[in-house]
């Protein structure tokens, strides 16, 4: 890298170096010289795996992960709904519901 299954409204930051950008990706909206994004080091969560506790559950923190904001939100496709817009008969717009895709992990095959 590819593929199956699973899970994303809970949960966790400090300090040191660096420097202009960053939050996948497109659009919004955020975060960022009061220094984000990154990297290191301590630290913390506990989502799968694993260990223990008969066990729903709950500890542990070895392994992966993770620590702004729901996966930050929307993107397709159904439906409801509106003192919405255009408008001649549907389109479009915004809410909200399922479902979907993508994309992030994890575990398992390859």
């Nucleotide at each position: 890298g590819a593929u199956u299954u699973a899970u994303a409204g809970a949960g966790a930051a400090g300090a040191g170096g660096u420097a202009a950008g960053a939050g996948a990706c497109a659009g919004g909206c955020u975060c960022g010289a009061a220094g984000a994004c990154c990297c290191u080091c301590u630290g913390g969560c506990a989502a799968c795996c694993u260990g223990g506790a008969a066990a729903a559950u709950c500890c542990a923190a070895g392994g992966u992960g993770c620590c702004a904001a729901u996966u930050c939100c929307u993107g397709c496709c159904a439906g409801a709904u509106g003192u919405g817009a255009a408008u001649g008969g549907u389109u479009c717009c915004g809410u909200c519901u399922g479902g979907g895709a993508a994309u992030a992990u994890a575990a398992a095959u390859u």